[in-house]
């Protein structure tokens, strides 16, 4: 330098055009003498950044950034 893949909640991951979800973690309550386990409720996201297409973009296109793999 070239090719491919990844980037979504604190962490691990789904979602692949129609106002973003699961598990764990976290908060409150119940339970317990107390903790754990269990039960109920709840909070948390500029979907890496900037443009473009579209009525509408996490999703499609372009560039950039970071990480990983391969080729030279």
């Nucleotide at each position: 330098g070239g090719g491919c893949g990844a980037u979504u909640a604190g962490c691990g991951c789904a979602g692949c055009g129609g106002u973003a979800g699961c598990g764990c973690a976290c908060u409150u309550c119940c339970c317990u003498g107390a903790c754990a386990c269990g039960g109920a409720a709840g909070g948390g996201g500029u979907c890496g950044c900037a443009g473009g297409u579209c009525c509408g973009a996490u999703u499609c296109c372009u560039g950039c950034a970071u990480c990983g793999c391969c080729c030279a």